[in-house]
RNA sequence: GGGCUGGUAGCUCAAUGGUAGAGCAGUGGCCUUUUAAGCCAUUGGUUCUGGGUUCGAAUCCCAGUCGGCCCA
Numbered sequence: 001g002g003g004c005u006g007g008u009a010g011c012u013c014a015a016u017g018g019u020a021g022a023g024c025a026g027u028g029g030c031c032u033u034u035u036a037a038g039c040c041a042u043u044g045g046u047u048c049u050g051g052g053u054u055c056g057a058a059u060c061c062c063a064g065u066c067g068g069c070c071c072a
Base pairs, nucleotide, nucleotide: 001071002070003069004068005067006066007065010024011023012022013021018055026042027041028040029039030038048064049063050062051061052060
């Protein structure tokens, strides 16, 4: 330098163009002599950045940026 691939909650990851979710973690409660475990409820998002298409974009297109893999 070229190609492919990824960036979404604190972490690991989903989401067919139509109100962004799950598990774990956090918070409150129940239970327990206490802790842990278990159960119930709940908080938390500028979907990497900028633009474009569209009535509508995490999703499609372009550019940038960061990470991974391959080639040189």
Predicted 3D model of a 72-nucleotide RNA (transfer RNA) from a Puniceicoccales bacterium. It was read from a public genome assembly. The coordinates come from a structure-prediction model, not an experiment, and the mean pLDDT is 81. NCBI's taxonomy places the organism under Bacteria, Pseudomonadati, Verrucomicrobiota, Opitutia, Puniceicoccales.